[in-house]
RNA sequence: GAUAAAGGCAAACCGGUCGCAAGGCCGGGACGCAAAGCUAGAGGACGGCGGCUUGCGAAAGCAAGUUGACGUUAGCUCGGCCGCCGAA
Numbered sequence: 001g002a003u004a005a006a007g008g009c010a011a012a013c014c015g016g017u018c019g020c021a022a023g024g025c026c027g028g029g030a031c032g033c034a035a036a037g038c039u040a041g042a043g044g045a046c047g048g049c050g051g052c053u054u055g056c057g058a059a060a061g062c063a064a065g066u067u068g069a070c071g072u073u074a075g076c077u078c079g080g081c082c083g084c085c086g087a088a
Base pairs, nucleotide, nucleotide: 001085008033009032013028014027015026016025017024018023031075037081038080039079041078042077043076044073045072046071047070049068050067051066052065053064054063055062056061
C1' cells in the first nucleotide's frame, strides 16, 4: 500500500522519580505517527562546563558571539539494522 479490518506507539500537560542542565524513566493523558521499532555514523538543534573575542563594569562579575571536549535528542533530516497485518 485500500477513506477497509486486526493490532501498535504516544506530543503537550499533570503526578512521581533520576540528572547541574538539555533530558531520561514510571503512571495518567492523546497532539499526532505506516516504522513515532532499534541504532548518535553524518549534518542540525539543544545543555552544562572550559578557552577566546566583544560590550558593560572600579572590581567581582554579567551579557552576546565563537570554539573545544563531553553530553541530550531516533517525534529534525540522511544513513545502517530489524519487523506486524492485508484486498484488488
The RNA shown here (c-di-GMP-I riboswitch aptamer) has 88 nucleotides and comes from Lacipirellula parvula. The RNAcentral record of the sequence draws on Rfam. The model forms 85% of the base pairs in the Rfam consensus. Model confidence (mean pLDDT): 87 of 100.